[in-house]
RNA sequence: GGGGGUGUAGCUCAGUUGGGAGAGCGUCUGCUUUGCACGCAGAAGGUCAGGGGUUCAACUCCCCUCACCUCCA
Repeated sequence: GGGGGUGUAGCUCAGUUGGGAGAGCGUCUGCUUUGCACGCAGAAGGUCAGGGGUUCAACUCCCCUCACCUCCA
């Protein structure tokens, strides 16, 4: 330098027809207990890596950039 992949909640990740942003764990509150743990109920938490484009509408399609992984040279 070229090819491919990954980037979504604090962590691990789902999210394919382009239309609702989610799960588990964690955190907080409440219930339960003499108390803790377990369990149950609820809540908070998001620039979907960044920018631009297409579209009525983009995590999703197209282009560029950044970071990381991998292959080739």
Molecule: transfer RNA
Organism: Candidatus Danuiimicrobium aquiferis